[in-house]
């Protein structure tokens, strides 16, 4: 300095920290296809984009800490 396993320290267990991407739940408003009824309008259901919370979900990056190898 590189680089590899780990997380003791925790108000049962698990969780070291932040920070990004991703999915899953919930939840809003708007756009816009598509279906059903329909005279319009209102109406229900299907995905689709998206804002917010939330996950003890997955991946990565930076640090903290502990052993270790060059």
């Nucleotide at each position: 300095g590189c680089u590899u396993u780990c997380a003791a320290c925790a108000u049962c267990c698990c969780c070291g920290u932040u920070c990004c991407g991703g999915g899953g739940c919930g939840u809003g408003a708007a756009c816009a296809u598509c279906c059903g009824a329909g005279a319009c309008a209102a109406c229900g259901g299907a995905a689709g984009c998206u804002u917010c919370g939330u996950c003890g979900c997955c991946g990565g990056a930076a640090c903290u800490g502990a052993a270790g190898g060059c």

A computed fold for a 70-nucleotide RNA from a Terriglobales bacterium, annotated as nadA riboswitch. Taxonomically the source falls in Terriglobales (Bacteria, Pseudomonadati, Acidobacteriota, Terriglobia). Rfam family: nadA riboswitch. For this family Rfam cites "Structure and ligand binding of the ADP-binding domain of the NAD(+) riboswitch" (Huang et al., RNA, 2020). It is annotated as a small RNA.